[in-house]
RNA sequence: CAAAGAUAAAUAGACCAGGCGGUCCGCAUUCGGACGCAGCCGGGCCUGCUUUCAGGCAACGGGAUGAACGCCGCCCCGUGGGACUCCG
Numbered sequence: 001c002a003a004a005g006a007u008a009a010a011u012a013g014a015c016c017a018g019g020c021g022g023u024c025c026g027c028a029u030u031c032g033g034a035c036g037c038a039g040c041c042g043g044g045c046c047u048g049c050u051u052u053c054a055g056g057c058a059a060c061g062g063g064a065u066g067a068a069c070g071c072c073g074c075c076c077c078g079u080g081g082g083a084c085u086c087c088g
Stems, first nucleotide, its partner, number of pairs: 012085002016082001018041003021037001022035005044057005059079005
């Protein structure tokens, strides 16, 4: 120096789990059950405490900001995540 192997971040993928949606049924409503149907997502973390638990960031959804309009921000509510694979 090259090759090989392994691998962080980042990007990407998917017929894992799970969630949403959907379909069917019940009910007649606001919900419950079944179904993979494969349409969408599929998850990065931090801190404390001693790991039962508590708090927080990014991100995402909604509300509100309201009368030039829209966006962003502040504010409010909710979710906030396990595994695997390509590349590296």